This is a predicted structure of a 91-nucleotide RNA (c-di-GMP-I riboswitch aptamer) from a Gemmatimonadota bacterium. It matches the Rfam family "c-di-GMP-I riboswitch aptamer". Rfam describes the family as follows. GEMM was predicted in a large-scale screen for bacterial structured RNA regulatory elements. Model confidence (mean pLDDT): 88 of 100.

[in-house]
């Protein structure tokens, strides 16, 4: 160096909730919070997981419209595989 990962030492993140904010939602963010994490740092390429506003189809409606079904071009790296990079170092 690679591999491994300790009731080790610095250190770092930060689930749930709560509050503001953006979004049609999933969901992001920004603050409090801390379940947990050695990549829980960073990429949606494959898997799967969440949503459906547009759009398509069917129905209903005098029309505006409205129900449902499909669909990711939206999301998740704190689901999983894969790539990239990184603190420390005890067996």
């Nucleotide at each position: 160096c690679c591999a491994c990962g300790a009731g080790a030492a610095a250190g770092g993140c930060a689930a749930a909730c709560c509050c503001g904010c953006c979004g049609a939602a999933a969901g992001a963010c920004g603050g409090g919070g801390a379940c947990g994490c050695a990549a829980a740092a960073c990429c949606a390429c494959g898997a799967g997981g969440c949503u459906a506003a547009a759009g398509c189809g069917u129905g209903c409606u005098u029309a505006g419209g409205c129900a449902c079904g499909c669909c990711a071009u939206g999301c998740u790296g704190g689901u999983c595989g894969g790539g990239u990079u990184c603190c420390c170092g005890a067996a």